Predicted 3D model of a 98-nucleotide RNA (Bacterial small signal recognition particle RNA) from a Deltaproteobacteria bacterium.
Rfam family: Bacterial small signal recognition particle RNA. Rfam classes the family as a non-coding RNA gene.
It was read from a public genome assembly, where an Rfam model found it.
RNA sequence: CAGUCGGGCCCGUACGGCAGGAACUUGCAAACCCCGCCAGACCCGGAAGGGAGCAACGGUAGCAAGAGCUCUAGCGCGUUGCGGAUACCUGACUGGUU
Numbered sequence: 001c002a003g004u005c006g007g008g009c010c011c012g013u014a015c016g017g018c019a020g021g022a023a024c025u026u027g028c029a030a031a032c033c034c035c036g037c038c039a040g041a042c043c044c045g046g047a048a049g050g051g052a053g054c055a056a057c058g059g060u061a062g063c064a065a066g067a068g069c070u071c072u073a074g075c076g077c078g079u080u081g082c083g084g085a086u087a088c089c090u091g092a093c094u095g096g097u098u
Base pairs, nucleotide, nucleotide: 001095002094003093004092005091006090007089008088010084011083012082013081014080015078016077017075018074020072021071022070024066025065026064027063028062034059035058036057042051043050044049
């Protein structure tokens, strides 16, 4: 110097980790400008009945916490596995030259 093989670096992928979102559970929760149902009271009616509708109740938008069974999109996280590429670095072996 050349060749072969391996490793580092690079790419892809699987797995794991991290933290985010959705779903789940619990609690709180838009008095009125969310929904339903509307006691009482009110209005119409001779009556039957009807009307609008506050509180309460139920639900929802929303907020907080929780767990890790699920889903999802990320991370120059990984002495993890597989595959690919190889300009560069590096190790081993072989050959040649000085």